[in-house]
Small-subunit ribosomal RNA, 3' major domain from an uncultured bacterium, 478 nucleotides, folded computationally.
RNAcentral holds the full RNA, with entries from ENA and SILVA.

Context: one part of a larger RNA
RNA sequence: UGACGGGGACCCGCACAAGCGGUGGAGCAUGUUGUUUAAUUCGAAGCAACGCGAAGAACCUUACCACCUUUUGACAUCCCGGUCGGGGGAGGCAGAGAUGCCUCCUUUCAGUUAGGCUGGACCGGUGACAGGUGCUGCAUGGCUGUCGUCAGCUCGUGUCGUGAGAUGUUUGGUUAAGUCCAGCAACGAGCGCAACCCUUAUCGUCUGUUGCCAUCAUUAAGUUGGGCACUCUGACGAGACUGCCGGUGAUAAGCCGGAGGAAGGUGGGGAGGACGUCAAGUCAUCAUGGCCCUUACGGGGUGGGCUACAAACGUGCUACAAUGGCUGUGACAGUGGGCAGCGAGGCGGCGACGCCAAGCUAGUCCCAAAAAGCAGUCUCAGUUCGGAUUGUUCUCUGCAACUCGAGAGCAUGAAGUCGGAAUCGCUAGUAAUCGUGGAUCAGCAUGCCACGGUGAAUACGUUCCCGGGUCUUGUACU
Numbered sequence: 001u002g003a004c005g006g007g008g009a010c011c012c013g014c015a016c017a018a019g020c021g022g023u024g025g026a027g028c029a030u031g032u033u034g035u036u037u038a039a040u041u042c043g044a045a046g047c048a049a050c051g052c053g054a055a056g057a058a059c060c061u062u063a064c065c066a067c068c069u070u071u072u073g074a075c076a077u078c079c080c081g082g083u084c085g086g087g088g089g090a091g092g093c094a095g096a097g098a099u100g101c102c103u104c105c106u107u108u109c110a111g112u113u114a115g116g117c118u119g120g121a122c123c124g125g126u127g128a129c130a131g132g133u134g135c136u137g138c139a140u141g142g143c144u145g146u147c148g149u150c151a152g153c154u155c156g157u158g159u160c161g162u163g164a165g166a167u168g169u170u171u172g173g174u175u176a177a178g179u180c181c182a183g184c185a186a187c188g189a190g191c192g193c194a195a196c197c198c199u200u201a202u203c204g205u206c207u208g209u210u211g212c213c214a215u216c217a218u219u220a221a222g223u224u225g226g227g228c229a230c231u232c233u234g235a236c237g238a239g240a241c242u243g244c245c246g247g248u249g250a251u252a253a254g255c256c257g258g259a260g261g262a263a264g265g266u267g268g269g270g271a272g273g274a275c276g277u278c279a280a281g282u283c284a285u286c287a288u289g290g291c292c293c294u295u296a297c298g299g300g301g302u303g304g305g306c307u308a309c310a311a312a313c314g315u316g317c318u319a320c321a322a323u324g325g326c327u328g329u330g331a332c333a334g335u336g337g338g339c340a341g342c343g344a345g346g347c348g349g350c351g352a353c354g355c356c357a358a359g360c361u362a363g364u365c366c367c368a369a370a371a372a373g374c375a376g377u378c379u380c381a382g383u384u385c386g387g388a389u390u391g392u393u394c395u396c397u398g399c400a401a402c403u404c405g406a407g408a409g410c411a412u413g414a415a416g417u418c419g420g421a422a423u424c425g426c427u428a429g430u431a432a433u434c435g436u437g438g439a440u441c442a443g444c445a446u447g448c449c450a451c452g453g454u455g456a457a458u459a460c461g462u463u464c465c466c467g468g469g470u471c472u473u474g475u476a477c478u
Stems, first nucleotide, its partner, number of pairs: 002477001003475003007472007015462002019426005026318008034309002042053002064304007073129001077128002079125006086107009109119003131293002134291003140287002142282003145278001147276001152191006158167003171182003197270004202238005208232001211228003216225002241264001244258005320419001324378006336367003341360002345356004385416001390411007432454007
């Protein structure tokens, strides 16, 4: 100087407290451990691994296993020889296929000095080499997590100290903030904070089609004429700055209250992560040093596995019901997506869905709401709760649903009556609850990322638990 203390002082955070809803018990989904296996590919490991890499394992993916097969190779450059081609399509034979053999059709390369000379493509050969998701993240780059959006981390010059170092950065106020003010052997500066960026909340100008409809006609309907006021679209502006008033404070910074205002003291949300810490994570995104394999640890194929199942844990979904279930009726969104697509409407089917088919390359057409509301029924029961499991008949995607997809109908109707110790999230359009869209994707979502609808309770306070910051003190640690 740091680090640490079951030392002290001060301060902060859904850290506690006050509340609301969960997890831990049940069934299922999913990830992990373990076990099993020919293989159950690999990585991730307290917080910060465990619905994580994986925005989607039937084949493919795929890296694993068994078997079959190949050796200049699936891919790149160079060398030698050969064919002028070659490429595409169809068929036959052998085979599980990869692959091997044969036949037919089509399109018939360029520069040309007229030499198969050069290029280009293919076949064969030789070796240089290719190839490796093989090892090392403790050799690395890049990227990422974490403390933590915490308020810190430093430098130049000067001064003090023999020196390590100190000062500045401490102190008194104040702030979300090393934010600002005042003081001071310091005076300045940099990286952080804040602001500049995006979005949302209000208004104005411009823009009026595919959007809108107050007035006038018209219609089943903003449908049409008409209009661009309103909604909205998306570009430019305005607006919030403690600017104004009062109090308080040290005449400061600020704090408290008020006015005006759509919005008030950072208005809400996002992006943005200092010096560094954890030899944190990743050699399996990629790149890369070193090491290792080279008829195999490389390449191709068929089938299997990653989906196993005594048990344990994490994360979720659905419930245990009456603030509910069922039947009928019935409004109102916002993100988005759509041509190998979205598919209105009609018809068939109890239904998943099928057939016909309008419109739409989309502010034009389509996907397209649910909870709520209204009426009826059930009357506290393992039930008209709950839906697991199983049987059976189907639908769809796809070359193919046996291992191993999703969905529908009928039948079946398990556990479960609110969950021990313990533990998690959340402070407002938040929690809770309700549905919707998208990426991936042939098909497959309870996951992920977004979107809107309905919409609470509580915060006395900082003694305690956890994490963090500043000053100070002790130390046999550095």